[in-house]
């Protein structure tokens, strides 16, 4: 100096929030340092149709609680 693996931490998992668990991403550039900033990555639901388009489910990745919405209530 380059490459690989692991740890800590961060980010993400089709509509909000808390707790626990699971999965995925975690790379690069710029600035004198601390650190900041920019881009990338994980992510952005289902069915029918060549396309245009048409028809549907759910506040969870999973469990649970709260909130919003629907319901006379259970939900």
């Nucleotide at each position: 100096u380059c490459g690989g693996a692991c740890g800590c931490a961060g980010g993400c998992g089709a509509u909000g929030a808390g707790g626990c668990c699971c999965g995925c991403c975690u790379c690069a550039g710029c600035u004198g340092a601390g650190a900041g900033u920019u881009g990338a990555g994980a992510c952005c639901g289902c069915c029918c149709g060549c396309c245009g388009g048409g028809g549907c489910u759910g506040a969870u990745g999973g469990c649970u609680u709260c909130u919003a919405c629907c319901g006379a209530a259970a939900g």
Fluoride riboswitch aptamer (crcB RNA motif) from a Solirubrobacterales bacterium, 75 nucleotides, folded computationally. The source organism's lineage runs through Bacteria, Bacillati, Actinomycetota, Thermoleophilia and Solirubrobacterales. Its Rfam family is "Fluoride riboswitch aptamer (crcB RNA motif)". Rfam 15.1 lists 2,293 matches to the family in 1,982 species. The sequence was found by an Rfam model in a public genome assembly.